This is a predicted structure of a 253-nucleotide part of an RNA (large-subunit ribosomal RNA, domain VI) from Pedobacter sp. Its Rfam family is "Bacterial large subunit ribosomal RNA". Its family is annotated with structural constituent of ribosome and ribosome in the Gene Ontology. RNAcentral holds the full RNA, with entries from ENA. The prediction has a mean pLDDT of 81.
Context: one part of a larger RNA
RNA sequence: CGCAGCAGAAUUGAAGGAAUCUGUCCUUAGUACGAGAGGACCGGGAUGGAUUGACCUCUAGUGUACGAGUUAUCGCGCCAGCGGUAGCGCUCGGUAGCUAAGUCAAGCAUGGAUAAACGCUGAAUGCAUCUAAGCGUGAAGCCAGACCUAAGAUUAGUUCUGACAGCGAGACUCCUGGAAGACUACCAGGUUGAUAGGUUGGAAAUGUAAGUGCAGUAAUGUACUCAGUUGACCAAUACUAAUUGUCCCAAGG
Repeated sequence: CGCAGCAGAAUUGAAGGAAUCUGUCCUUAGUACGAGAGGACCGGGAUGGAUUGACCUCUAGUGUACGAGUUAUCGCGCCAGCGGUAGCGCUCGGUAGCUAAGUCAAGCAUGGAUAAACGCUGAAUGCAUCUAAGCGUGAAGCCAGACCUAAGAUUAGUUCUGACAGCGAGACUCCUGGAAGACUACCAGGUUGAUAGGUUGGAAAUGUAAGUGCAGUAAUGUACUCAGUUGACCAAUACUAAUUGUCCCAAGG
């Protein structure tokens, strides 16, 4: 831009895409078969391998604005307590997110037409013959079905809902942001508001802060103290910021 008014939703499926894998064990059954040795078809069930997709409850990894420990040195006048630098100084843990080695799921089933092959009926050829007419069975293969995308399928489909006659349906810019993202786009919001920040509460992490008292010559220990601190997580709460305002077409209905 189109889809002959606009807007918001829900759909049908032409077409396209992905996938299609396979082992072992149990049972049927030590049955059929076989002198024995051995040992099934068919059917039912369980559990793996590889692959693919989704997810983060569990197990783990990472987690450079989280917590703690610690070395050297400098600074805050000194002590104490902190801060800077040294690859996050080094070390021990670790939330969210992301991730796999983790978790969950998938292939199945079913129908149709067939290949090789196996048949029925049956002439040419009074017999025979699966074939010449006709009719069947039959594969991980083919076509559907099942999963994903899908009306720019210009053949532009279908259904539902809403609003008004310019004061409209609504849209862009702008702003607050995001499990969305290079930008754009998309999505959630913009005071008739929980969109982000802050605050409060919780979860979770770290592991018992500072200070003071007590014990000890001291290092240190201990009580207040499962403390103190805290990024992303879950809620609540308008405290802060999403202010105010402007514009809003046409030959179509």